[in-house]
About this RNA
Predicted 3D model of an 86-nucleotide RNA (transfer RNA) from a Holosporaceae bacterium. The sequence was found in a public genome assembly. The coordinates come from a structure-prediction model, not an experiment, and the mean pLDDT is 81. Lineage of the source: Bacteria > Pseudomonadati > Alphaproteobacteria > Holosporales > Holosporaceae. Its Rfam family is "tRNA". Rfam links the family to the GO term triplet codon-amino acid adaptor activity. The family's RNA type in Rfam is transfer RNA.
RNA sequence: GGAAGGGUGACAGAGAGGUCGAAUGUGACGGUCUCGAAAACCGUUGUGCGUUCUACGUACCGUGGGUUCGAAUCCCACCCCUUCCG
Numbered sequence: 001g002g003a004a005g006g007g008u009g010a011c012a013g014a015g016a017g018g019u020c021g022a023a024u025g026u027g028a029c030g031g032u033c034u035c036g037a038a039a040a041c042c043g044u045u046g047u048g049c050g051u052u053c054u055a056c057g058u059a060c061c062g063u064g065g066g067u068u069c070g071a072a073u074c075c076c077a078c079c080c081c082u083u084c085c086g
C1' cells in the first nucleotide's frame, strides 16, 4: 500500500429501515431465603439537555456528512481494532 471483518449502556454482546435507548449475559445496588454466607429467586440499574421539576420530553449506537416520511441498520469520507495479502 491492498483486501476482509469489526467499533452498540460499566463490561461482553444481539439487533441488518419503523414495533429500539435498544434483547440477553456479567457486574453493581436493594430485597426474599439463611444463625450467617454462597447459590437461587424478585426488583432496580447509560449519559447530556429542557421543562409546567423527579416525571415527562428530547438527543446520543467510533467521528462528520448524505439518502429517506423514518437510520444503530443503507451510502460517502475519516479515525481506531483484528486477520490476511504484498
Stems, first nucleotide, its partner, number of pairs: 001085007010026003018069001027045006046060006062078005